[in-house]
RNA sequence: CGGAACGUGGCGCAGCCCGGCUAGCGCACUUGAAUGGGGUUCAAGGGGUCGCGGGUUCAAAUCCCGCCGUUCCGACCA
Numbered sequence: 001c002g003g004a005a006c007g008u009g010g011c012g013c014a015g016c017c018c019g020g021c022u023a024g025c026g027c028a029c030u031u032g033a034a035u036g037g038g039g040u041u042c043a044a045g046g047g048g049u050c051g052c053g054g055g056u057u058c059a060a061a062u063c064c065c066g067c068c069g070u071u072c073c074g075a076c077c078a
Base pairs, nucleotide, nucleotide: 001074002073003072004071005070006069007068010027011026012025013024020058029045030044031043032042033041034040051067052066053065054064055063
């Protein structure tokens, strides 16, 4: 330098292809109950600029363009 994949609550991920109601799941976290306590189980709850910017559209996590970061492959140099 070229190509590809990935970026979504604290962590791990789905949803994207084919746009459409308030963005979901597991773990974790908070509160309460059961237990003498812990563990565990049950119930309720909080937390998200969907990497950043722009565009298309009535409507964008989803489509298009640019950029950033991480990883992998290749080229170049040695």

Source information:
This is a predicted structure of a 78-nucleotide RNA (transfer RNA) from an Ignavibacteriales bacterium. Lineage of the source: Bacteria > Pseudomonadati > Ignavibacteriota > Ignavibacteria > Ignavibacteriales. The sequence was found in a public genome assembly. It matches the Rfam family "tRNA". Rfam links the family to the GO term triplet codon-amino acid adaptor activity. The coordinates come from a structure-prediction model, not an experiment, and the mean pLDDT is 81.